A computed fold for a 359-nucleotide part of an RNA from Gadus morhua, annotated as large-subunit ribosomal RNA, domain IV. Taxonomically the source falls in Gadus (Eukaryota, Euteleosteomorpha, Acanthomorphata, Gadoidei).
Context: one part of a larger RNA
RNA sequence: UCAUGGUGAAGGAACUCGGCAAAAUGCCCCCGUAACUUUGGAAGAAGGGGGACCUGAGCUGUUGCCGCCACGUGCUGGUGGUUGCGGUGAGGGGCGCAGAGAAUUGGGGGAAACGACUGUUUACCAAAAACACAGGUCCGUGCGAAGUCGUAAGACGAUGUAUACGGACUGACUCCUGCCCGGUGCUGGAAGGUUAAGAGGAACCAUCAACCCCCCUUUCGGGGUGAAGUGGGGAUUUAAGCCCCAGUAAACGGCGGCCGUAACAAUAACGGUCCUAAGGUAGCGAAAUUCCUUGUCGGGUAAGUUCCGACCCGCACGAAAGGCGUAACGAUUUGGGCACUGUCUCAACAACAGACUCG
Numbered sequence: 001u002c003a004u005g006g007u008g009a010a011g012g013a014a015c016u017c018g019g020c021a022a023a024a025u026g027c028c029c030c031c032g033u034a035a036c037u038u039u040g041g042a043a044g045a046a047g048g049g050g051g052a053c054c055u056g057a058g059c060u061g062u063u064g065c066c067g068c069c070a071c072g073u074g075c076u077g078g079u080g081g082u083u084g085c086g087g088u089g090a091g092g093g094g095c096g097c098a099g100a101g102a103a104u105u106g107g108g109g110g111a112a113a114c115g116a117c118u119g120u121u122u123a124c125c126a127a128a129a130a131c132a133c134a135g136g137u138c139c140g141u142g143c144g145a146a147g148u149c150g151u152a153a154g155a156c157g158a159u160g161u162a163u164a165c166g167g168a169c170u171g172a173c174u175c176c177u178g179c180c181c182g183g184u185g186c187u188g189g190a191a192g193g194u195u196a197a198g199a200g201g202a203a204c205c206a207u208c209a210a211c212c213c214c215c216c217u218u219u220c221g222g223g224g225u226g227a228a229g230u231g232g233g234g235a236u237u238u239a240a241g242c243c244c245c246a247g248u249a250a251a252c253g254g255c256g257g258c259c260g261u262a263a264c265a266a267u268a269a270c271g272g273u274c275c276u277a278a279g280g281u282a283g284c285g286a287a288a289u290u291c292c293u294u295g296u297c298g299g300g301u302a303a304g305u306u307c308c309g310a311c312c313c314g315c316a317c318g319a320a321a322g323g324c325g326u327a328a329c330g331a332u333u334u335g336g337g338c339a340c341u342g343u344c345u346c347a348a349c350a351a352c353a354g355a356c357u358c359g
Base pairs, nucleotide, nucleotide: 001354004351006349007348010345011344014343019340027051028050029049030048031047036041038172053093054092055091058088059087060086061085062084064082065081066080067079068078069077070076071074095099107338111334112333113332114330115329119131120130135170136169137168138167139166140165141164147156148155149154173325175323176322178255179254180253183252184251185248186247187246188245189244192243193242194241198237199236204232205231206230207229210225211224212223213222214221256274257273258272259271260270283317284314295311296310297309298308299307
């Protein structure tokens, strides 16, 4: 000096991002036990008292033993007693600093956030508010089901049959879940428009044998007509789809602006106007969401960027990417208080195992 356990004056979280770590609580019996609540809980709530040993009235168990009675004479039943063995035990007594004498062995309470819960997870830095969940809703699927794997055969689904199976979202429970179908998607519709291969092949165009004309047919070359063939061309016919018409938001999604107005001022129940498919309803709100912002007010503190309760000016909450509550639960998160303490004021001491110094 470090590590590991130990002790402590006075104070008691002043430490620190944060009571991290430590301390405290701890067992059994008795008394007693709040808000809230889904009436199950909360609850071991909280908060108190007792505990070893000796003696011991009373109460009580026992075919342990001794009697009596009964008959079915038995390893029987009933009943009484206590000299046996237990249980409980008022009261009394003595001992110690201390009686669950060691070890093992809950700290508890109040308020918020999130998630209902028990569960699951990043094997080796994350256990959570993430995942799952029962419950809810929508969509698909009539059985050789849909869906999935496979080229196929085949298999799973399922030796199941719509109270079933698959997919998507939400996530117990309570109260609820508003408006918009214009866009995108899906479903349905079929009159019209458009549209593929295929079927169908007209005119016309190109090419070219041959023929004609021109250049003094010189060879060569130029122009014209142009059969058959070949190559283009393409009327007409024709599905789904798309256009189109509807429906559908617990489908993807969306849910306004400006101006004026009340007998102080302020504000605007009210009016006007523009735009939209429709202009955010209930509930909540500086929030796990609020930039300005340490918003403002109240509470708590001597002092509070956090916290709790309100306000609403919601930069940029909002209703199954669910909204608001909620008992119980949580090695979750936040802030406050009790107990407790070497976390600290502020360091000290003794023990043990090392390092280190000396020999």
Record summary
Its mean pLDDT, the model's own confidence on a scale to 100, is 86.